[in-house]
RNA sequence: CUCUUAUUCAGAGUGAUGGAGAUACAAAGGAUCUAUGAAGUCACGGCAACCCCAGAGAUGGAAGGUGCCAACCUGAGCGAGUAAUCGAACAAUAAGGG
Numbered sequence: 001c002u003c004u005u006a007u008u009c010a011g012a013g014u015g016a017u018g019g020a021g022a023u024a025c026a027a028a029g030g031a032u033c034u035a036u037g038a039a040g041u042c043a044c045g046g047c048a049a050c051c052c053c054a055g056a057g058a059u060g061g062a063a064g065g066u067g068c069c070a071a072c073c074u075g076a077g078c079g080a081g082u083a084a085u086c087g088a089a090c091a092a093u094a095a096g097g098g
Base pairs, nucleotide, nucleotide: 001098002097003096004095005094006093007092008091013044014043015042016041017040021033022032023031028074029073030072045069046068047067049066050065051064052061053060054059078087079086080085
């Protein structure tokens, strides 16, 4: 990088640095967060989704590998359908394979 499968529920922040943006998932819009300091980086801490550990299981754990630690809404287009709606695609994460 690519393929397959599963999930996209829930959970969990302080400090330093930095200096204007941020809120994954089609454009876009709304709304929200933000100089009482955005993104990024580092340190420490935490969460427990997958792997993992304990257990017959329910469930629990957090040593280790990833991941994550404000909360959201609407939504064109494509396929099916009269419609409601459903699905695919796209994106993220994990496990396994090439």

Source information: SAM riboswitch aptamer (S box leader), 98 nucleotides, folded computationally. It was read from a public genome assembly, where an Rfam model found it. It matches the Rfam family "SAM riboswitch aptamer (S box leader)". The family is grouped with related families in Rfam's "SAM clan". Of the family's consensus pairs, 93% are formed in the model.